RNA sequence: AGACAGUUUCGAGGCGCAUCUGCCAUCAUUAACCGGUGUAAGGGGCCGUAUUCCCCGCUAAAAUGCCGGCCAAAGGGGCAGUAUGCCGAAGGAAGGGCGGAAAUUCGGGCCGGCUUUCCUGGGCGGACGGGCGAAGAGCCAUCCGACUGUCGCCAGGCGAAAGUUCCAGGCGAAGCGCUUAACUGUUU
Numbered sequence: 001a002g003a004c005a006g007u008u009u010c011g012a013g014g015c016g017c018a019u020c021u022g023c024c025a026u027c028a029u030u031a032a033c034c035g036g037u038g039u040a041a042g043g044g045g046c047c048g049u050a051u052u053c054c055c056c057g058c059u060a061a062a063a064u065g066c067c068g069g070c071c072a073a074a075g076g077g078g079c080a081g082u083a084u085g086c087c088g089a090a091g092g093a094a095g096g097g098c099g100g101a102a103a104u105u106c107g108g109g110c111c112g113g114c115u116u117u118c119c120u121g122g123g124c125g126g127a128c129g130g131g132c133g134a135a136g137a138g139c140c141a142u143c144c145g146a147c148u149g150u151c152g153c154c155a156g157g158c159g160a161a162a163g164u165u166c167c168a169g170g171c172g173a174a175g176c177g178c179u180u181a182a183c184u185g186u187u188u
Base pairs, nucleotide, nucleotide: 001188002187003186004185005184006183007182008181011178014087016086017085018084019083020081021080022079023078024077033069034068035067036066037065038064039063042056043055044054045053046108047107048106050104051103052102090120091119092118093117094116095115096114098112099111100110121148122147124145125144126143127142129140130139132138150173151172152171153170154169156167157166158163
């Protein structure tokens, strides 16, 4: 000096990721509330099952159908931001606990968070399906397509040469990657 391994560090990909705030549409001829009218002894507490408990009610009518009036919100979505944190950013899948909505048994769904394993370099478009969703949005799964960044290999252009620190192309791989700078160890 080179190579390999470990640890730390530096950054890059770009319609880049996530959160927050504001605005907008949808939700919604909706829910709730009010009036009229009919039915009515039951109705409700996430769904089903069994046992309890609680609330409203039983003709002075709970609940519910129809008509009319009035009319939201949340979740989800789009846009903007000199707001914040960043580049496994983040997003998913499966499993196992915990908590919530009256209690308990069993099964399930929704919401929230914890944990284990696995997957995805990134964004975009399309097809098909879904138990999520009010939904043509979005989400999820699978497949396809080109684009883009990184590294490796191949073969060119330009150039006297060096050169991937210049230009353009083909193939492949995955972020546990790549780039920068150090330290430690092994080895030549």
Description:
Lysine riboswitch aptamer from Luoshenia tenuis, 188 nucleotides, folded computationally. The coordinates come from a structure-prediction model, not an experiment, and the mean pLDDT is 79. The model forms 100% of the base pairs in the Rfam consensus. Rfam family: Lysine riboswitch aptamer. Rfam describes the family as follows. Riboswitches are metabolite binding domains within certain messenger RNAs that serve as precision sensors for their corresponding targets. Its family is annotated with lysine biosynthetic process in the Gene Ontology.